The prediction has a mean pLDDT of 85.
SAM riboswitch aptamer (S box leader) from Geomicrobium halophilum, 109 nucleotides, folded computationally.
NCBI's taxonomy places the organism under Bacteria, Bacillota, Bacilli, Caryophanales, Geomicrobium.
The model forms 97% of the base pairs in the Rfam consensus.

RNA sequence: UUCUUAUCUGGAGAGGCGGAGGGACUGGCCCUGUGAAGCCCGGCAACCGGUAACAAUGUUACAAAGGUGCCAAUUCCUGCAAGGUGUUAAAAACCUUGAUAGAUGAGAC
Numbered sequence: 001u002u003c004u005u006a007u008c009u010g011g012a013g014a015g016g017c018g019g020a021g022g023g024a025c026u027g028g029c030c031c032u033g034u035g036a037a038g039c040c041c042g043g044c045a046a047c048c049g050g051u052a053a054c055a056a057u058g059u060u061a062c063a064a065a066g067g068u069g070c071c072a073a074u075u076c077c078u079g080c081a082a083g084g085u086g087u088u089a090a091a092a093a094c095c096u097u098g099a100u101a102g103a104u105g106a107g108a109c
Stems, first nucleotide, its partner, number of pairs: 002108007013041001015040003021031003025079001027077002042071003047067002050062005075101001080098006
């Protein structure tokens, strides 16, 4: 890098260093010197791992000292398709669902 699989409307600091950018990409819309990214500390969660019970290759409960992850806005919205509202018919606009893309964990080549 690719593939498989699970999850993605909840949760998380008025701390220190740092100095201008950031929210994957498109188009929007936002955040940011009342300080961005990044680093440290802190926190959240509980995927793997741990412990226990049981109707036991699983389920449930518990802890959080280990390995990850995460800490503006639903994955901020959107990008393709279908259906619906809308209209004389269209269009715009809006709604719903499903894909796609992306993120993270675990596993595989």

Rfam family: SAM riboswitch aptamer (S box leader). Rfam links the family to the GO term regulation of gene expression.